[in-house]
RNA sequence: GGGCUCAUAGUCCAGUGGCAAGACACAACGUUCGCAACGUUGAGACCCGAGUUCGAUUCUCGGUGAGUCCA
Numbered sequence: 001g002g003g004c005u006c007a008u009a010g011u012c013c014a015g016u017g018g019c020a021a022g023a024c025a026c027a028a029c030g031u032u033c034g035c036a037a038c039g040u041u042g043a044g045a046c047c048c049g050a051g052u053u054c055g056a057u058u059c060u061c062g063g064u065g066a067g068u069c070c071a
Base pairs, nucleotide, nucleotide: 001070002069003068004067005066006065007064010024011023012022018054026042027041028040029039030038047063048062049061050060051059
């Protein structure tokens, strides 16, 4: 320098053109003398910009970052 893949919550990940699921972690409550575990509830996320579209996390382009291969 070139090709390919990826970017979603504090962490790991699912998702697909129509309002983002789950797990762990976190908070509150219940339980306990207390802690833990367990149960219920809750808060929390689509890398940035542009385009297409009635509508973009999803499709297209560019940028940034990460990984991998080639040189």
Overview:
Model confidence (mean pLDDT): 83 of 100. A computed fold for a 71-nucleotide RNA from Candidatus Pacearchaeota archaeon CG10_big_fil_rev_8_21_14_0_10_35_13, annotated as transfer RNA. RNAcentral holds the sequence, with entries from ENA. It matches the Rfam family "tRNA". It is annotated as a transfer RNA. Rfam's curators write: Transfer RNA (tRNA) molecules are approximately 80 nucleotides in length.